Predicted 3D model of RNase P RNA and transfer RNA as a complex of 406 nucleotides. Rfam match: Bacterial RNase P class A. From the family's description: Ribonuclease P (RNase P) is a ubiquitous endoribonuclease, found in archaea, bacteria and eukarya as well as chloroplasts and mitochondria. Gene Ontology terms of the family: tRNA processing, ribonuclease P activity and dimeric ribonuclease P complex. Its mean pLDDT, the model's own confidence on a scale to 100, is 78.

[in-house]
RNA sequence: GGAGGGGAGCGGCGGGUCGCGGCUCUUUGAGAGUCGAGGAAAGUCCGGACUCCGUAGGGCAGGGUGCCGGGUAACGCCCGGGCAGGGUGACCUGCGGAUAGCGCCAUAGAAACUCCAGACCGCCUUUAAAGGCAAGGGUGGAAAGGUGGGGUAAGAGCCCACCAGCGUCGGGGUAACCCGGCGGCUCGGCAAGCCCCACCCGGAGCAAGGGCAAGCAGGGGCAUGGGUGGCCCGCCCGAAGCCCCGGGUAGCCCGCAAGAGGGGUGUGGAGACACGCCCCCAAAGAUUGAUGACCCGCUAAAACAGAAUCCGGCUUACGGCUCCCCUCCAGCU
RNA sequence: CGGGGAGUAGCGCAGGUGGUAGCGCGCCUGCCUUGGGAGCAGGAGGUCGGAGGUUCAAGUCCUCUCUCCCCGA
Numbered sequence: 001g002g003a004g005g006g007g008a009g010c011g012g013c014g015g016g017u018c019g020c021g022g023c024u025c026u027u028u029g030a031g032a033g034u035c036g037a038g039g040a041a042a043g044u045c046c047g048g049a050c051u052c053c054g055u056a057g058g059g060c061a062g063g064g065u066g067c068c069g070g071g072u073a074a075c076g077c078c079c080g081g082g083c084a085g086g087g088u089g090a091c092c093u094g095c096g097g098a099u100a101g102c103g104c105c106a107u108a109g110a111a112a113c114u115c116c117a118g119a120c121c122g123c124c125u126u127u128a129a130a131g132g133c134a135a136g137g138g139u140g141g142a143a144a145g146g147u148g149g150g151g152u153a154a155g156a157g158c159c160c161a162c163c164a165g166c167g168u169c170g171g172g173g174u175a176a177c178c179c180g181g182c183g184g185c186u187c188g189g190c191a192a193g194c195c196c197c198a199c200c201c202g203g204a205g206c207a208a209g210g211g212c213a214a215g216c217a218g219g220g221g222c223a224u225g226g227g228u229g230g231c232c233c234g235c236c237c238g239a240a241g242c243c244c245c246g247g248g249u250a251g252c253c254c255g256c257a258a259g260a261g262g263g264g265u266g267u268g269g270a271g272a273c274a275c276g277c278c279c280c281c282a283a284a285g286a287u288u289g290a291u292g293a294c295c296c297g298c299u300a301a302a303a304c305a306g307a308a309u310c311c312g313g314c315u316u317a318c319g320g321c322u323c324c325c326c327u328c329c330a331g332c333u
Numbered sequence: 334c335g336g337g338g339a340g341u342a343g344c345g346c347a348g349g350u351g352g353u354a355g356c357g358c359g360c361c362u363g364c365c366u367u368g369g370g371a372g373c374a375g376g377a378g379g380u381c382g383g384a385g386g387u388u389c390a391a392g393u394c395c396u397c398u399c400u401c402c403c404c405g406a
Base pairs, nucleotide, nucleotide: 001329002328003327004326005325006324007323008322009321010320012298013297014296015295016294017293018292020036021035022034023033024032025031038304042315043314045313046312047311048310049309050205051204052203053202057233058232059231060230062201063200064199065198066197067081068080069079070078071077082095083094084093085092086091096196097195101194102193103190104189105188120137121136122133123132124131145163146162147161148160149159150158164186166183167182168181169180170179171178172177209254210253211252212251218245219244220243221242222241225237226236227235261280262279263278264277265276266275267274268273334405335404336403337402338401339400340399343358344357345356346355352389360376361375362374363373364372382398383397384396385395386394
C1' cells in the first nucleotide's frame, strides 16, 4: 500500500420566522419556560412483565426445543467449550436416536438390506460339464471398511502394516469429548418421513381490565345447563347462567410510563453477566391520532424509515462515514 | 391486536404418500368447405410469487421474505 474477517458507533447540530402535542407556572384574554419518535419504532418470529378467568387440580390429544457447561425474569436468545465440514488464514456453517418399531430409496444397474445373498462384463479351473471368486471393470448419490504388501489355481481381513469404525481396560476433563493399550474383523442412507428419548408449555390478551356519566324494550329457547382452546376425570355454581332474535349507548377518566430503568464507578469472572456504592428521571404519552414549512451556517448528513401497554431477543430493510481488533499478499527498513 | 387462506402456461384451475409438470379455454399449422363456423389431426407456450436450506432428487418438506383475500376484537 492492497485485499479480506469479526465487532462497535453516528444516523444530525446551531441560529431565526411561522405552525403542532404533553407538563409546569402565571392567567380575563393572552403569555413564559421546558420536553417531544427508532436502530430498526418494521415483521409479529420467540420469551416474559402486567390484567382478567372459581377448576391457574390430574390426564389424553396437541405444541416447542435438541452436542456439553454456564448466563438470564425467561427464551428457540447470549457466552464459553467439544466434534464435524468449508476456507491459505482471520473466521463461517451445522449438531439427540437409524439393533424400539413402521415406511421410502424412482431412473440406471445383476443386485439397494430379515436371511439365503447374488453375478452384466470378467478372473481361475476343466476335453467339456460341474465348480471356485467378489479382488478388477461397468451402473449409480450410495454396492457390505480403505490404501499398500504378502499369500492363492484365481481370490477374499485369509495374514501383516497404517488409518477409520466397533468392543473393552486405564488416564485427563463437571461434561460434551480427548489420549493411550489390547482385540476379534466390520454391523447402507433418509427422522426439515411417521416415530422413540430427554426437558419445557393453563387460557385469553391494554380493543386486557376498572371507574363515572348517559340511554333503552323487550321476546323466545335450554335441565343437563354453565364454569377462558379440544376431550376425559375431579371440583364448583345453579334457576342463576348460557344461546338466538330485536332495541339503546359508542361520551369522559384511569390503566398511560419510575422501569427485570438509564449513567458513572469498584470488585469477582476467560466471557455472557453478577454484586456493592453514587447520581438522574419536567427525559413522547396521542386517541380523525402530535415535531411540519422557509432561510442561513457546519458537516462524511445520505439511505431504511414514524411510538399507540411495556421490556429481553431474533429476523428483515438500509446510504455514507468513523473507530477498534485480527488474517493474507506485495514492497521497504 | 389476534387467527386463517391463496399465488402453477395468455386466462380459469388440478397436482395425494417427494421421482424431474398437466386439463379446459385461447394461440399457430394442416385437412375439410365456394367461404366462415363447427369438427378432426398435430404443435408451440412454465426460473410452479422470490431467496436460502434438507435430500441423490423439492411444485410438494423446513426457514425467511413479497403481494392479495377472509374472520374476530